[in-house]
Predicted 3D model of a 266-nucleotide part of an RNA (large-subunit ribosomal RNA, domain VI) from Trichothermofontia sichuanensis B231. It matches the Rfam family "Bacterial large subunit ribosomal RNA".
Context: one part of a larger RNA
RNA sequence: CGUAAGAGCAUUGCGGGGAGUCCUCCUUAGUACGAGAGGACCGGGAGGAACGCACCGCUGGUGUACCGGUUAUCGUGCCAACGGUAGACGCCGGGUAGCCAAGUGCGGAGAGGAUAACCGCUGAAGGCAUCUAAGUGGGAAGCCCACCCCAAGAUGAGUGCUCUCAUGGCGUGAAGCCAGUAAGGUCACGGGCAGAAGACCCGUUGAUAGGCGUUAGGUGGAAGUCCAGAGAUGGAUGCAGCCGAGGCGUACUAAUAGACCGAGGG
Numbered sequence: 001c002g003u004a005a006g007a008g009c010a011u012u013g014c015g016g017g018g019a020g021u022c023c024u025c026c027u028u029a030g031u032a033c034g035a036g037a038g039g040a041c042c043g044g045g046a047g048g049a050a051c052g053c054a055c056c057g058c059u060g061g062u063g064u065a066c067c068g069g070u071u072a073u074c075g076u077g078c079c080a081a082c083g084g085u086a087g088a089c090g091c092c093g094g095g096u097a098g099c100c101a102a103g104u105g106c107g108g109a110g111a112g113g114a115u116a117a118c119c120g121c122u123g124a125a126g127g128c129a130u131c132u133a134a135g136u137g138g139g140a141a142g143c144c145c146a147c148c149c150c151a152a153g154a155u156g157a158g159u160g161c162u163c164u165c166a167u168g169g170c171g172u173g174a175a176g177c178c179a180g181u182a183a184g185g186u187c188a189c190g191g192g193c194a195g196a197a198g199a200c201c202c203g204u205u206g207a208u209a210g211g212c213g214u215u216a217g218g219u220g221g222a223a224g225u226c227c228a229g230a231g232a233u234g235g236a237u238g239c240a241g242c243c244g245a246g247g248c249g250u251a252c253u254a255a256u257a258g259a260c261c262g263a264g265g266g
Stems, first nucleotide, its partner, number of pairs: 001153001005164007015150004021049007033038001051107005059101004066094005071086006110145001112144002118138004165266001167179004184261004189203004208254003211250005217243003224237005
């Protein structure tokens, strides 16, 4: 911009994409077959490999400053307690959320349709024969459908429901042009498990973010004081103190102030 007014929501599916795999074991059955050795078709059941999608309850990885330990050195006057630097974590031990796999769940189902090679039935031309010439059946991991995803710019622009609809100016004017609006939308603002930017989703009729409270969880027993010990150190107070992203709650702070677009009776 189009989809013959302007919107919001919900849809159909033309068409397109994805998937489509394989192995082992048990059973049928030591049956059919075979002198024996060996050893099935068909059917039923179970386990697995790789691949794919999703997820983080479990097992773990990461988690750059969440907690702790620790060396050297500098600083806060000193002790103690802390802070800086040693990497763009000094080193080390752990680790919430998120992200992830090595972890977990699920998937490749079909007694569907038309076929290929091939196998048939009936059957002439050609008194026989012949699957074919008329007619007709079976038959693939392949084709179409079924399964998952996208999808009406499918210009062939589809469908349903709902919402808004005679304000002003120019003009002789329901021509046309312009303005302000309606439903609705955009910007701006607070944000997100959404995200490269756009987009998408939520938000004062509010828990959207921060703060605060509480809690899950992490670390692992704070400082101070007291006790024991000559002291290093240990113990008690005390599952302590501290804590990013998680859960729940709470309007304390900030989502303010606003601006713009958008029909005129099709």